[in-house]
RNA sequence: AGUGGUGAUAGAGGCGCGAAAAUCAUUAGUACCAUGUGAGAGGAUGAACAGAUCCUAAGACUGCAUGUGAAAGGGAAAUUCGCCGAAGAUCAACAUAUACUGUACCUUAUGUUGAUCUGGUUUUGCAUUGAACAAAUGCAGGAUUGUCAGAAUCUAAUGGAUUCUGGAGGGCUAUCUCACAU
Numbered sequence: 001a002g003u004g005g006u007g008a009u010a011g012a013g014g015c016g017c018g019a020a021a022a023u024c025a026u027u028a029g030u031a032c033c034a035u036g037u038g039a040g041a042g043g044a045u046g047a048a049c050a051g052a053u054c055c056u057a058a059g060a061c062u063g064c065a066u067g068u069g070a071a072a073g074g075g076a077a078a079u080u081c082g083c084c085g086a087a088g089a090u091c092a093a094c095a096u097a098u099a100c101u102g103u104a105c106c107u108u109a110u111g112u113u114g115a116u117c118u119g120g121u122u123u124u125g126c127a128u129u130g131a132a133c134a135a136a137u138g139c140a141g142g143a144u145u146g147u148c149a150g151a152a153u154c155u156a157a158u159g160g161a162u163u164c165u166g167g168a169g170g171g172c173u174a175u176c177u178c179a180c181a182u
Stems, first nucleotide, its partner, number of pairs: 002180004007176005014084001016083005023076002033067006042055004046106001048103004087118011099107001119145011147167009
């Protein structure tokens, strides 16, 4: 080594990210169902209230024993596909429902939009979700890795390598482009 840009296109990181169907393990010898038996008045429709409907002394809810015996979500390795804010989380708004009707949209799940945060992987502790000691997410630490910047040393070299420190993806690399200035 002109200044400025969330400009455009194409890429890189690596146990890289996500989705799909099949398989496998777990869930679980659990739930449901059937039979027998004990007991004796309420029980069910996501939770609360109100209503409505259904079951119930021909024994409801429920305990025990026997028999039969799942599934969803989550997970594992491989395959296929889409990708490198890939993706994830939080908050807010809106919409939908197998959700009986109404109330407050209370809860759950899915989707869209906006804002904020996190470079990736792995691991430890705590919390939440979860059947789980699996896994996921958040917070606080450790390790490791790619990239950029700074410092030091080495090298024939403008290049490169090693070590240390620090930052963040609105980043980095490459090629273009727009505006201004000369």
Molecule: Lysine riboswitch aptamer
Organism: Paenisporosarcina sp. TG20